Small-subunit ribosomal RNA, 3' major domain from an uncultured bacterium, 475 nucleotides, folded computationally. RNAcentral holds the full RNA, with entries from ENA, Greengenes and SILVA. Model confidence (mean pLDDT): 84 of 100.
Context: one part of a larger RNA
């Protein structure tokens, strides 16, 4: 000087407390461990691994296993020789990779040749999701959006170092004010960026409709007032008033205002810590394999199943289930696509087909809600697992191993021990919608809106963090 203390003082955080809803019990989905297996590819491991890499394993993917093949190779550059092809189509054998046939078949030219492609040979080499993240780059997590981390000059100290950065106040903040052997400065904080909340101006189609006419319908004429869209502006700064404070910083209250003291949300992550994660995104040193640890193919596996754990979904019902009727979103996506309407089917869906590269058309029905009816506390008209049969869709192909529909079946479950998690407002809870990936395959993920609470006395205690101080068998 740090680090540590079941030392002290001060302060903060859904840290506790006050509340609301969960997990832990059930069934299922999904990930992991374990076990099993020819293989169940690999990585991730307290917080900070475990719906994680994976924004999507039937084949492919795929790295794993079995079997069958190849050896200058699936891919790149170079030499020599041959051919005029290669590609494509087709026949036979084969599980296929491949093997053997048949058909078809180049360009430029100064006619010397050249370009291109294939095949053969030879080696230089290719190739490796093989090892090492404790050799590395790059990227990322974490403490933590915590308020810290440093430097120059000066001064003090023999020196390691100190000072500044401590102190008195204050703040979300090393934020600001005052003081001070310090005076300044840098990286962080804040602001500048995006979005949302209000208004104005400009603009008015594919958007909108107040008044006029018109219609089944903003449908049409007309209009751009309103909504909306999208560009430019305004607006919030403790600016104004009062009180407190040290005449300061600032705090509290008030006015005006759409918004008030960082308005809400996002992006933004200092010096560093964990030899943290990643050699399997990529790059890369060294080591290793080279008729195999490379590469091609078929089939299997990654989907196994006495069990254990994590994360979720659905429930256990009446604030509910079912039936009928009816209302109101936002944000997105669409051409090998979204697909209206009509017809067929109980339905998944099928046939046909309009419109739309989309403020035009389509996906598209929002759901909870509201209004009626029914059920009457039951393992039920709750709950839907499991299973049987019959179908639909995608796709060469749904046996291993997809999703959906109909009929039948109708398991556990009556609110969950110890323990434990999230959340302070348009939040929790609850309700649906969309997208990426994607042929098909979400209860996951990322977004979007609808309805919409309770509680916070406070900082004694648990956990984590910051500042000062003190002790030290630690460095």
């Nucleotide at each position: 000087u740090g680090a540590c203390g079941g030392g002290g003082a001060c302060c903060c955080g859904c840290a506790c407390a006050a509340g609301c809803g969960g997990u832990g019990g059930a069934g299922c989905a999904u990930g992991u461990g374990g076990u099993u297996u020819a293989a169940u590819u690999c990585g991730a491991a307290g917080c900070a691994a475990c719906g994680c890499g994976a924004a999507g394993a039937a084949c492919c993917u795929u790295a794993c296993c079995a079997a069958g093949g190849c050896u200058u190779g699936a891919c790149a550059u170079c030499g020599u020789a041959a051919u005029g092809a290669c590609c494509g189509g087709u026949a036979u054998a084969g599980a296929g990779a491949u093997a053997u046939g048949c058909c078809u078949u180049u360009c430029c030219u100064u006619c010397g040749g050249g370009a291109c492609a294939u095949u053969a040979c030879a080696g230089a080499c290719a190739g490796g999701u093989g090892g090492u993240g404790c050799a590395u780059g790059g990227u990322u997590g974490u403490c933590g959006u915590c308020a810290g981390c440093u430097c120059g000059u000066g001064u003090c100290g023999u020196g390691a170092g100190a000072u500044g950065u401590u102190g008195g106040g204050u703040u979300a903040a090393g934020u600001c004010c005052c003081g001070c052997a310090a005076c300044g400065a840098g990286c962080g904080c804040a602001a500048c960026c995006c979005u949302u909340a209000u208004u104005u101006u400009u603009a008015g189609u594919a958007g909108c409709c107040a008044g006029u006419a018109u219609u089944a319908a903003g449908u049409u004429a007309g209009g751009c007032a309103c909504u909306c869209u999208a560009a430019a502006a305004a607006g919030a700064c403790u600016g104004c008033c009062g009180u407190g404070g040290a005449u300061a910083a600032c705090a509290c209250g008030g006015a005006g205002g759409a918004a008030g003291g960082u308005g809400g949300g996002g992006a933004u992550g200092a010096c560093g810590u964990c030899a943290a994660a990643u050699c399997a995104u990529c790059a890369u040193g060294c080591c290793c394999c080279u008729u195999a640890u490379g590469u091609c193919u078929u089939g299997g596996g990654c989907u196994a199943c006495a069990c254990a754990c994590g994360u979720g979904c659905u429930a256990c019902a009446a604030u509910g289930g079912c039936u009928u009727a009816u209302a109101c979103a936002a944000a997105g996506a669409g051409a090998g696509g979204c697909g209206a309407g009509a017809c067929u089917g109980u339905g998944a869906a099928g046939u046909u087909a309009a419109g739309c590269g989309a403020a035009c058309c389509u996906c598209a029905a929002a759901a909870a809600g509201u209004a009626a009816g029914u059920c009457u506390u039951a393992g039920u008209u709750c709950g839907g697992a499991u299973u049987g049969c019959a179908g639909g869709c995608u796709g060469c192909a749904a046996c291993u191993c997809g999703c959906c529909u109909g009929c039948a079946u109708g398991a556990a479950g009556u609110c969950g021990g110890a323990a434990u998690c999230g959340c302070u407002a348009g939040u929790a809870a609850u309700c649906g919608c969309a997208a990426a990936u994607c042929a098909g395959a979400a209860u996951g993920u990322u977004g979007c809106g609808g309805u919409g609470a309770a509680u916070a006395c406070g900082u004694u205690c648990c956990c984590g963090g910051g500042u000062c101080u003190u002790g030290u068998a630690c460095a």